[in-house]
The prediction has a mean pLDDT of 82. A computed fold for a 71-nucleotide RNA from Candidatus Doudnabacteria bacterium RIFCSPHIGHO2_02_FULL_43_13b, annotated as transfer RNA. The sequence was found in a public genome assembly. Rfam family: tRNA. Rfam classes the family as a transfer RNA. About the family: Transfer RNA (tRNA) molecules are approximately 80 nucleotides in length. The family is grouped with related families in Rfam's "tRNA clan". The source organism's lineage runs through Bacteria, Bacteria candidate phyla and Candidatus Doudnaibacteriota.
Order: sequence, then structure tokens, then C1' cells
RNA sequence: GGGCUUAUGGUCUAGUGGUAUGACGCCACAUUCGCAUUGUGGAAGCGCCAGUUCGAUUCUGGCUAAGUCCA
Repeated sequence: GGGCUUAUGGUCUAGUGGUAUGACGCCACAUUCGCAUUGUGGAAGCGCCAGUUCGAUUCUGGCUAAGUCCA
């Protein structure tokens, strides 16, 4: 320098045009003499910029970052 893949809450992850899933973690409440466990509830997320579309996390292009292969 070129090819390919990936980017989703604090962490890991599902989703592939219409409402973003689950687990761990965090907070509150209940339970306990107290802690832990358990139960219930809550906050927190689609890398950035354009394009297509009635509508984009999803499709297209570019950029950034990471991984991998070639040189």
C1' cells in the first nucleotide's frame, strides 16, 4: 500500500427495513437483627458523515478504529 471481516448500555451479546433482546454489573424497594442469597421494579446503548427509502441499527458510499491475510 491492497483484499476481507467487524463496530449495539459499564462488559458480553441477539436483532437484519417499522416497537433494540437477553445475561452480568449499577440503583431503589421487599425479604433479614444485620450481611449475603432471592424476588420485584428502574436508569443506562445502535462508531462518525452523507445517500436510498414514507421510514435505516439493518441497504449503499466515504471516514475513523480494531482484527486478519497478501505484498